[in-house]
A computed fold for a 74-nucleotide RNA from a Candidatus Omnitrophota bacterium, annotated as transfer RNA.

RNA sequence: CGGAGCGUAGCGCAGUUGGCUAGCGCACUUGAAUGGGGUUCAAGAGGUCGACGGUUCAAGCCCGUCCGCUCCGA
Numbered sequence: 001c002g003g004a005g006c007g008u009a010g011c012g013c014a015g016u017u018g019g020c021u022a023g024c025g026c027a028c029u030u031g032a033a034u035g036g037g038g039u040u041c042a043a044g045a046g047g048u049c050g051a052c053g054g055u056u057c058a059a060g061c062c063c064g065u066c067c068g069c070u071c072c073g074a
Stems, first nucleotide, its partner, number of pairs: 001073007010026004019057001028044006050066005
């Protein structure tokens, strides 16, 4: 320098034939069971979906540029 993939909650991920309130597991908070811990059960908090624009009635999803990471080639 060229090509490809990925970026969604603290961590790991799903959601990609656009459509109502964006989800799962672990972790976290509260409560109950226990003398306490572990553990189990119930409830809850936490996200402007990498950034900026565009298309659309409507974008995590489609398009463009940029940023970061990984891989391949030179």

Taxonomically the source falls in Candidatus Omnitrophota (Bacteria, Pseudomonadati).
The coordinates come from a structure-prediction model, not an experiment, and the mean pLDDT is 81.
Its Rfam family is "tRNA".